[in-house]
RNA sequence: AAGUGAUUAACUUAAUCGGUAAAGUGCUUUUUUUACACGAAAGAAAUUAAUGGUUCAAGUCCAUUAUCACUUA
Numbered sequence: 001a002a003g004u005g006a007u008u009a010a011c012u013u014a015a016u017c018g019g020u021a022a023a024g025u026g027c028u029u030u031u032u033u034u035a036c037a038c039g040a041a042a043g044a045a046a047u048u049a050a051u052g053g054u055u056c057a058a059g060u061c062c063a064u065u066a067u068c069a070c071u072u073a
């Protein structure tokens, strides 16, 4: 320099042909215990990396940018 892939909750990952963004761990509260842990019940937490475009509708499609990984020279 060129190319490919990834980016979604604090972490690890889902999400069909574009149609209401889910789960586990963690966190908070209650319960249980002499206490902690485990267990049980409930709850909060996401501008889906950023900006723009297409569309009635975008996590998904298109363009550019950023970060990371890999390949080639």
Stems, first nucleotide, its partner, number of pairs: 001072007010025004019056001027043005049065005
The prediction has a mean pLDDT of 83. This is a predicted structure of a 73-nucleotide RNA (transfer RNA) from Storeatula sp. CCMP1868. The source organism's lineage runs through Eukaryota, Cryptophyceae, Pyrenomonadales, Pyrenomonadaceae and Storeatula. Its Rfam family is "tRNA". The family's RNA type in Rfam is transfer RNA. The sequence is in RNAcentral, with records from ENA.